[in-house]
Parts: sequence; structure tokens; C1' cells
RNA sequence: AGGAUAGUAGUUCAAUUGGUAGAGCGUCGGUCUCCAAAACCGAAAGUUGCGGGUUCAAAUCCUGCCUAUCCUGCCA
Repeated sequence: AGGAUAGUAGUUCAAUUGGUAGAGCGUCGGUCUCCAAAACCGAAAGUUGCGGGUUCAAAUCCUGCCUAUCCUGCCA
């Protein structure tokens, strides 16, 4: 330098392929308990990496950029 893959909640990952953004763990509150843990109930937490475009409608399609990993090449 070129190419591939990925980026979604604090974290690990879904989202049936354009039609309501969700789950586990964690966090917080409650029940229970002498206290805690476990269990159960509930809640909070999101600019879907950042711009722009297409569309009635975009995590999803197009485009530029950023970051991470991998492959190839070049120099030493």
C1' cells in the first nucleotide's frame, strides 16, 4: 500500500435479511433471611463507531472516514 471481517446497553451477544432495538451476565431497588448468599419480582441503562445519501420507514441498502483483528505485498 491492497484486501477480508468486525464495531449495537457496563460486558458478552441477538435482531427471522428494510417495518415497535432485545436477551444472558453485571448494576440498582424490593421480597425472603438475625445478616449475607442463593432464589424470586421489578427497574435503570442505547446518537446501533462518526458524517452524508436513498426510502413513507435504515442496526440492516449506498458512500466517505475512524478504530480493532487477520491475510497479501514492499522496505529494512